RNA sequence: GGCCCCCUUCAGGGCAGGGUGCAACUCCCGACCGGCGGUGAAAGCCCGCGACCCUCGUUAGAGGUUGAUUCCGGUGGAAUUCCGGAGCCGACGGUAAAAGUCCGGAUGAGAGAAGGAGGGC
Numbered sequence: 001g002g003c004c005c006c007c008u009u010c011a012g013g014g015c016a017g018g019g020u021g022c023a024a025c026u027c028c029c030g031a032c033c034g035g036c037g038g039u040g041a042a043a044g045c046c047c048g049c050g051a052c053c054c055u056c057g058u059u060a061g062a063g064g065u066u067g068a069u070u071c072c073g074g075u076g077g078a079a080u081u082c083c084g085g086a087g088c089c090g091a092c093g094g095u096a097a098a099a100g101u102c103c104g105g106a107u108g109a110g111a112g113a114a115g116g117a118g119g120g121c
Stems, first nucleotide, its partner, number of pairs: 002121004006116005017029003031101002033090002035049004044088002053064004070086005092104003
């Protein structure tokens, strides 16, 4: 120093402005946001994971499903990750009216990150 076991802490952002209307942060114009690990170089849309959701189970837990054509140009040894341009996507329940952005489950869970103790190899 690596691996295994244990403990602690941390671990998600976002409708400005305007229109219609009795009523909308839900509709329309427009605005804004992007969890974690990986990848020849920095990724919402490349690969994988978590969350949400579904099934089974009294529970603990186990299993399963799951978004986006991303594209064009540039630089470079290397970029679907950078720069320029254009496009696309976003759980469930609630609501005076349809929600990625409001409220709620959630002071939750969690990929994982950092730190610490001991032991074995």